[in-house]
Context: one part of a larger RNA
RNA sequence: CUGGGCGUAAAGCGUGCGCAGGCGGAUAUGUAAGUUAGAAGUGAAAUCCCCGGGCUCAACCUGGGAAUGGCUUUUAAGACUGCGUAUCUAGAGUUUGUCAGAGGGGGGUGGAAUUCCAAGUGUAGCAGUGAAAUGCGUAGAGAUUUGGAGGAACACCAAUGGCGAAGGCAACCCCCUGGGAUAGAACUGACGCUCAUGCACGAAAGCGUGGGUAGCAAACAGGAUUGGAUACCCUGGUAGUCCACGCCCUAAACGAUGUCUACUAGCUGUUGGGGUAACUCAGUAGCUAAGCUAACGCGAGAAGUAGACCGCCUGGGGAGUACGGUCGCAAGAUUAAAACUC
Numbered sequence: 001c002u003g004g005g006c007g008u009a010a011a012g013c014g015u016g017c018g019c020a021g022g023c024g025g026a027u028a029u030g031u032a033a034g035u036u037a038g039a040a041g042u043g044a045a046a047u048c049c050c051c052g053g054g055c056u057c058a059a060c061c062u063g064g065g066a067a068u069g070g071c072u073u074u075u076a077a078g079a080c081u082g083c084g085u086a087u088c089u090a091g092a093g094u095u096u097g098u099c100a101g102a103g104g105g106g107g108g109u110g111g112a113a114u115u116c117c118a119a120g121u122g123u124a125g126c127a128g129u130g131a132a133a134u135g136c137g138u139a140g141a142g143a144u145u146u147g148g149a150g151g152a153a154c155a156c157c158a159a160u161g162g163c164g165a166a167g168g169c170a171a172c173c174c175c176c177u178g179g180g181a182u183a184g185a186a187c188u189g190a191c192g193c194u195c196a197u198g199c200a201c202g203a204a205a206g207c208g209u210g211g212g213u214a215g216c217a218a219a220c221a222g223g224a225u226u227g228g229a230u231a232c233c234c235u236g237g238u239a240g241u242c243c244a245c246g247c248c249c250u251a252a253a254c255g256a257u258g259u260c261u262a263c264u265a266g267c268u269g270u271u272g273g274g275g276u277a278a279c280u281c282a283g284u285a286g287c288u289a290a291g292c293u294a295a296c297g298c299g300a301g302a303a304g305u306a307g308a309c310c311g312c313c314u315g316g317g318g319a320g321u322a323c324g325g326u327c328g329c330a331a332g333a334u335u336a337a338a339a340c341u342c
Base pairs, nucleotide, nucleotide: 004313005312006311007296008295012310014201015200016199017198021194022193023192025088026087027086028085029084030083031082033081034080035077036076037075038074039073040072041071042070049065050064051063052062053061054060091191092188093187094186095185096183097182098181099180103177104176105175106174107173108172109171110154115149116148117147118146119145120144121143125136126135162169163168206247207246208245209244210243211242215241216240220236221235222234223233258309259308260307261306262305263304266287267286268285269284270283271282272281273280274279291298292297315342316341317340324335325334326333327332
């Protein structure tokens, strides 16, 4: 390189946007770059191959032919690809009505609960566990009533439910704002798909500066357990968890399944539209036909049948490591071997 693959065996980038590149709807017409056919030239000789000949054979030598990835010129064809022109509406999009939604950002408000503070009532326990102890409490705890402070999260509704590209998103109200579905008409007229490099977003933890800190809680301390117990259990408890701004860029970032398009039997729910209904469009969930699969299973949201483009894999360990580069405040991330060994 070819070939074979990527749900679970190695393998789909965490997700999107998107330049270059690759690929690209219908009709007519022109052109002739690609393409196809013919001709001419060239493709040295030797070698290789085929048919002969010569050394007694062979190796070897030798005649003829074939072959020689191809290249150049020329003639023709005009289907397909390309390019040019004109046109079209089935792809894509715009306008309009309607609709659903925890989609995003900002501001405000609310109730339940925990904790703390103050005061009242009141007395000896409370808390905790397998059992205990540490701990709290006669300086009046726990319980109960009233008032107050503050932070964080939003019970029920709630669902195999909804929205978002993914990460993710849930009290209520207001403001700003993105996307989607559907209905029917009008309009633009291929404006499309994918996307190396690039750019943006990206849970949790972590980092920087400043705030905040109710509960929970790495580290840490004490009590238990145990042979020991740097744990599991208990009592405490600091970073952190929260907010603002700036970094980090990783996850079993999972559907372990890249994006887009077309086609291929059905049944049963459910969400949002349209329709009097039959039904239909978009999503979502379960069972199955054909088919596929090593099996499990997948099965119109395919892992079926095909096409376009990108990414990735090539025995296990060494190793997602070393070195170097790039990025980062750091932690580290990313790119990424070899020796050796089985």